[in-house]
Context: one part of a larger RNA
RNA sequence: GCCAGGGAGUGAAUAGUAGUGGCGAGACGAAAGUCGCAGCGAAAGCGAGCGCUCGCAACAUGUGAGGAGCCCGGUAUGAAAGUGCCGAAGUCACUAUUAUUCGACCCGAAGCCUCUGCGAUCUAAUCGUGGCCAGGACGAAGGUAGGCUAACGCCUGCUGGAGGUCCGCAACCUGUCAUGGCAUGUCCUGUUGGGUGAGCUACGGUUAGCGGCGAUAUACCAUUCGAGCGAGGCAAUAGCGGGUCCCAUCUGAAGUAUCUUUAGGAUAGCUUUGGGCGAGCUUGUGCGUACGGUAGAGCGACCGAUUGUUGUGGACGGGUCCGAAAGGUCCCACUCAACUGUCAAACUCCGAAUGUACGUACUGCGUAGACCCCAAGAGUCGGCGUGUUUGGGUAAGCUAGACAUACGAGACUACAAAGACAGUGACUAGGGUUAAGGUCCCCAAAUCCUGAUUAAGUGUAUCAAAGGCGAUGGUUUUCUUAGACAUCUGGGAGGUAGGCUCAGAAGCAGCCAUCCUUUAAAAAACGCGUCAUAGCGUACCAGUUGAGGAAACUGUUUCCGAAAAUAUACGGGGCUAAAUCAGGUACCGAUACCUUAGAGUGCGAAAGCACUGGUAAGAUGGCGUGCAAUAUGUCAAGAAGCAGGCGCGGAAGCACCUGUGGAACGUAUUGCAGUGAAUAUCCUGGU
Repeated sequence: GCCAGGGAGUGAAUAGUAGUGGCGAGACGAAAGUCGCAGCGAAAGCGAGCGCUCGCAACAUGUGAGGAGCCCGGUAUGAAAGUGCCGAAGUCACUAUUAUUCGACCCGAAGCCUCUGCGAUCUAAUCGUGGCCAGGACGAAGGUAGGCUAACGCCUGCUGGAGGUCCGCAACCUGUCAUGGCAUGUCCUGUUGGGUGAGCUACGGUUAGCGGCGAUAUACCAUUCGAGCGAGGCAAUAGCGGGUCCCAUCUGAAGUAUCUUUAGGAUAGCUUUGGGCGAGCUUGUGCGUACGGUAGAGCGACCGAUUGUUGUGGACGGGUCCGAAAGGUCCCACUCAACUGUCAAACUCCGAAUGUACGUACUGCGUAGACCCCAAGAGUCGGCGUGUUUGGGUAAGCUAGACAUACGAGACUACAAAGACAGUGACUAGGGUUAAGGUCCCCAAAUCCUGAUUAAGUGUAUCAAAGGCGAUGGUUUUCUUAGACAUCUGGGAGGUAGGCUCAGAAGCAGCCAUCCUUUAAAAAACGCGUCAUAGCGUACCAGUUGAGGAAACUGUUUCCGAAAAUAUACGGGGCUAAAUCAGGUACCGAUACCUUAGAGUGCGAAAGCACUGGUAAGAUGGCGUGCAAUAUGUCAAGAAGCAGGCGCGGAAGCACCUGUGGAACGUAUUGCAGUGAAUAUCCUGGU
């Protein structure tokens, strides 16, 4: 893991609500008594309607239980007016549900405590009795001999054998290092440290948890130690995590506001169920009347920012220049005016659309009961995507909001695949028609029709830029058989080297001027060039040729620009249309729409009409299990159980047949519950 069995909203008390039943101004209890029959008031205390009108259901044409309004009354307060509460149905039992207290749906801590106990056979320290430490080295004190000295004493040799001394792969203890080893162990191997001492070690004692012991590591106290272990309090507590068992029907959320102890809770909102009332309600549209300061716009209407030009003024200020100073000049800034160019979420002389409120008309809903009101039960308080929009941010599949709408809790079709996008809201089974999207094959339907574009496999779902080379349309202007554009041939002159400047300046360093003549045409020169000339082109003119050309703006479109990790990526095949643009006609295509039959729910007398996606959640009706009561059955001519087969029902489920099995088992109506498992790293057993 799998299989079998077990496994989680239970019981009591109290209280509320709903339903059913008994009795009823009483009910219940053996009784004490409890609740009710009167309220108001802090208290002293005082102490109440069979009134009138309207009117739902109903009967029926004005009666009318409940209901509404008015009036009246009780009481408290108050000087009063007034205001608050109140003015005759309960009680007991059972059932359901909820709340509170208890383990309170089940499982899960780390833990705290005990006038509870067990532990020092591990280990820490200590006590008692024992044991052990190869070999070698150094050579303290002391001793002794000799020498020296006046003496104290000193020197040398030998002896001696001290030491938390040295070396040490003996034992023993320890545990430094390793990119070593594997079966990963407080291991092994190698290596390192200690090895006569604060040494190592055996056995037997002592110290006990709010404690001991500790050359302190919070170490150790039996694989347990920032407080041992066992038992008990204990089902500790857990706002946290996991789990919580048959079916169907009806309705169906929220992730928001306020407060808070902010993973939680309470109240409101949204939701479910039941009841009351009895006639209006209206989210949609038109009109009318109000409200408003956004979008936009504007600023010579404020406020603040802001471009340039010209003029005016001369008080304060800054700077320049002149002056010994006084003072003056000029500029900036400043003031005013004219013209010119711009802005604002926290500017407004203005100002929409949309919006909001009320009224009215329509539409829609409503006596098959809306709107509204009351009671009871919840869940929800982590949201998230898209479109539009307002902030933050370079930006984000980012972040904080508003409105709408989806997902959440929504299946189906399309988008290759897909929570949110497009179509469309799913009772069941058929038939047909469409939507989005598609129609060469995979794959249902056009290798459909008309006109264009692209040659890049561009493209075929999602556009990478500046810049550059192309293709193809449109518009405007302009030249042109009196010959355009381009090519080629020829000319392109003279006054003059214009004047000035300059070493020079001759079309071509620079300054000024830029005329005249001959001409078909030719600049006091557009470029290259020279030291200066020269020289080469250009403008301009003619010839040649013979029909379109030139420029600007603009639409569509291809290519280059263009880099990501196995080898390509329109879903694929493939396609020159089966690509792109414009237009058209068919067809395919969903649980949508239409239609036939059926089931259920709501309403209804019926005919019938409408509805039937659904998480959390509420309400309702059923299936099945065990036991009990009553009734009634089956069974050795074979009960239950098990296996196979076949059938019925909308489901939970239920029957029948055969085999096996070998002794019990059903059905109906009620009642009672240890009553339904796939999940809890669930428990026990098997495998």